[in-house]
RNA sequence: GCCGAUGUAGCUCAGCUGGUAGAGCAACUCCAUGGUAAGGAGUAGGUCUGCGGUUCAAGUCCGCACAUCGGCU
Numbered sequence: 001g002c003c004g005a006u007g008u009a010g011c012u013c014a015g016c017u018g019g020u021a022g023a024g025c026a027a028c029u030c031c032a033u034g035g036u037a038a039g040g041a042g043u044a045g046g047u048c049u050g051c052g053g054u055u056c057a058a059g060u061c062c063g064c065a066c067a068u069c070g071g072c073u
Stems, first nucleotide, its partner, number of pairs: 001072007010025004019056001027043005049065005
């Protein structure tokens, strides 16, 4: 230099054929215990990497950039 994959909650990841963003773990609150842990119930937490485009509508489709990873040279 060329090609490809990935980028979504604090972490690991889903999100189908474009139509109100989710799970597990972690955090917080409550229950329970003489107390702690395990356990049970609940709550909060998101500019979906950035900028543009398409569309009535974009996490999702298209372009460019950035970051990480892989391949080729």

Transfer RNA from a bacterium, 73 nucleotides, folded computationally. It matches the Rfam family "tRNA". About the family: Transfer RNA (tRNA) molecules are approximately 80 nucleotides in length. The family's RNA type in Rfam is transfer RNA. It was read from a public genome assembly.